This is a predicted structure of a 121-nucleotide RNA (SAM riboswitch aptamer (S box leader)) from a Phycisphaerae bacterium. Of the family's consensus pairs, 87% are formed in the model. Its Rfam family is "SAM riboswitch aptamer (S box leader)". Rfam links the family to the GO term regulation of gene expression. Its mean pLDDT, the model's own confidence on a scale to 100, is 82.
């Protein structure tokens, strides 16, 4: 920078700094903001994608114990579950709604874009 999977209506606050806009191109809206937002720093928190650590199935595979069946471990792989060390990321308003396309009488619903993870080029 560019694909791929996945989730996006749940949740999650004090302080102190700056000082004018912000809600994540661009447009219409609403919101939110000198009672100090954004944003930055501390501290705390929410979450449970990854990685760890524990628990457990496994008619996957391997090795051990036995002459051999049964059975019982190892250990690796997949699957579910707990944790919350550690790696992000989040902590007004559904991704704030709508705005592009398809679909319907219409609403609702699909994609598209956008975020974030993880994973390749």
């Nucleotide at each position: 920078u560019u694909g791929g999977c996945a989730u996006c209506g749940a949740g999650a606050g004090u302080g102190c700094g700056c000082g004018a806009g912000g809600g994540u191109c661009u447009u219409g809206g609403c919101c939110c903001u000198g009672c100090g937002a954004c944003c930055g720093c501390a501290c705390g928190g929410c979450a449970a994608c990854c990685u760890g650590u524990c628990c457990u199935g496994u008619u996957g595979a391997u090795c051990c114990c036995u002459c051999g069946c049964c059975g019982g471990g190892u250990u690796c792989g997949c699957g579910g579950g707990a944790u919350a060390a550690g790696g992000u990321g989040c902590c007004a308003c559904a991704u704030c709604c709508a705005g592009u396309c398809c679909u319907u009488g219409a609403c609702c619903g699909g994609a598209g874009a956008g975020a974030u993870g993880c994973g390749g080029c």